The RNA shown here (FMN riboswitch aptamer (RFN element)) has 119 nucleotides and comes from Halonatronomonas betaini. Taxonomically the source falls in Halonatronomonas (Bacteria, Bacillati, Clostridia, Halarsenatibacteraceae). The RNAcentral record of the sequence draws on Rfam. Rfam family: FMN riboswitch aptamer (RFN element). A reference for the family is Vitreschak et al. (2002), "Regulation of riboflavin biosynthesis and transport genes in bacteria by transcriptional and translational attenuation", Nucleic Acids Res.
RNA sequence: AUAAAUCUUCAGGGCAGGGUGUAAUUCCUGACCGGUGGUAAAGUCCACGAGCUUUUUUAAAAAGCAGAUCUGGUGUAAUUCCAGAACCGACGGUAUAGUCCGGAUAGGAGAAGGUUAUU
Repeated sequence: AUAAAUCUUCAGGGCAGGGUGUAAUUCCUGACCGGUGGUAAAGUCCACGAGCUUUUUUAAAAAGCAGAUCUGGUGUAAUUCCAGAACCGACGGUAUAGUCCGGAUAGGAGAAGGUUAUU
């Protein structure tokens, strides 16, 4: 330096203050949060992970389902930067939940580091 194998670790954040009510972090008002890779820097573009369903030899895998952004400016290039105004958020529990509790001390996209072999 190269390709492969193997091991270890890491790997998701957030309702302040009020209103109503017997009861709500769930309703109303307001507040706060944004996984991974790509690319001109992204919750909204493309893809992946997590969730659910079906098939299947257990698993794995495969297929399908399930979210959301526009306008203006700068620039070679930005739906990513700047300005403004919007929108979205699995399942179960419970007074109706992106934020509480639970599956989860789980799983995982990936990231970092080590070791071996060959030249």